Notes
Predicted 3D model of a 76-nucleotide RNA (transfer RNA) from a Candidatus Peribacteraceae bacterium. Rfam family: tRNA. By type it is a transfer RNA. The coordinates come from a structure-prediction model, not an experiment, and the mean pLDDT is 81. Taxonomically the source falls in Candidatus Peribacteraceae (Bacteria, Bacteria candidate phyla, Candidatus Peregrinibacteriota, Candidatus Peribacterales). The sequence is in RNAcentral, with records from ENA and MGnify.

[in-house]
Formats: sequence, C1' cells, structure tokens
RNA sequence: AGGCGCUUAGCUCAGUCGGUAGAGCGUCGGUCUCCAAAACCGAAGGUCGUAGGUUCGAUCCCUACAGCGCCUGCCA
Repeated sequence: AGGCGCUUAGCUCAGUCGGUAGAGCGUCGGUCUCCAAAACCGAAGGUCGUAGGUUCGAUCCCUACAGCGCCUGCCA
C1' cells in the first nucleotide's frame, strides 16, 4: 500500500436475499423452600458501529468513515 471478514440487549450470538428484531446466559420479580440453591413462571433491557444515499418502507441494498481481526505486498 492492496484485499477480505466482523460490528445487533450487560455478555455470547442468531436473524431476514427490504415489511418494522430474537435466543441462551446474566439482571429483576414471583412460585416453591425453615433459608438458600436448583427447577418453573413472568418482566425489564436495543436510535441493529457512525454519517449520508436509494426506497412508500432499510438491521438487510449503495457510499464514506471508525473500531477489531485475517491475508498479501513494499522498504532495508
């Protein structure tokens, strides 16, 4: 210098080839128990990395940028 991949809930990750976002773990509440754990039931929690564009509509398509990772090259 060039190329590729990833970025979604507190954490680990799904998702859809455009129609309005989920799981597990964790957290909180409840049932149970002498208490707790386990188990079961329920709840909260997201501007889908940032900024633009296309579209009636974008997590998904396009562009730029940022962060992380990988590969190749250059110099001596």